[in-house]
RNA sequence: UCAAAUUUUAUAUGUAAUCCUUAUAUAAAUGUGGAAAUAGGGUCCACAAGUCUCUACCCGGCUGCCAUGAAAAGCCGGACUAUAAGGAAAGAUAAGAUCGUG
Numbered sequence: 001u002c003a004a005a006u007u008u009u010a011u012a013u014g015u016a017a018u019c020c021u022u023a024u025a026u027a028a029a030u031g032u033g034g035a036a037a038u039a040g041g042g043u044c045c046a047c048a049a050g051u052c053u054c055u056a057c058c059c060g061g062c063u064g065c066c067a068u069g070a071a072a073a074g075c076c077g078g079a080c081u082a083u084a085a086g087g088a089a090a091g092a093u094a095a096g097a098u099c100g101u102g
Base pairs, nucleotide, nucleotide: 002102003101005098006097007096008095009094010093011092013090018088019087020086021085022084023083024082025081026056030048031047032046033045034044035043041066042065050057058078059077060076061075062074063073
């Protein structure tokens, strides 16, 4: 001095796939019908419905209430999906640094 390797910074690309965060949607709501259980019970099925929206519409726990009847009430925690934005990561180029390497 050149090359290789590692690493830092900058630039533009990409923004297809992956991961993270945030926002919007939806309240993981609600309504109707049918069936089922009965205080060691309070469940299940179907349809509708909500979103400039595809999909999903469940899980766990707690509190009160219903004195045996046919009806359930409220609260807490936990997602997925769609779209948008940002970031990570990725490869490229340039410059710098490191280097028991050639």
Predicted 3D model of a 102-nucleotide RNA (Purine riboswitch aptamer). It was read from a public genome assembly, where an Rfam model found it. The prediction has a mean pLDDT of 78. Its Rfam family is "Purine riboswitch aptamer". From the family's description: Riboswitches are metabolite binding domains within certain messenger RNAs that serve as precision sensors for their corresponding targets.